[in-house]
Molecule: transfer RNA
Organism: archaeon
């Protein structure tokens, strides 16, 4: 220098050919228990890497463009 993949909650990951952003773990409260653990219920948590409203679209995590970071391959 060229190519491929990835970037979504504190962490690990979903989101079914563009149509309300979710789960598990972690955290908080409550129940249970003599206390704790375990278990159960509820709650909390996101400008979906960046782009002064980047573009397309009625509508973008998803499609297009540029850039950044990480991983792999080629040189």
């Nucleotide at each position: 220098g060229g190519g491929a993949g990835a970037g979504u909650a504190g962490c690990u990951c979903a989101a079914u050919u563009g149509g309300c952003a979710g789960a598990g773990c972690a955290g908080g409260u409550c129940a249970c228990c003599u206390c704790a653990a375990a278990u159960g219920a509820c709650c909390c948590g996101g400008u979906u890497g960046c782009a002064a409203c980047g573009g397309u679209u009625c509508g973008a995590a998803u499609c297009c463009u540029g850039c950044c970071u990480c991983u792999c391959c080629c040189a």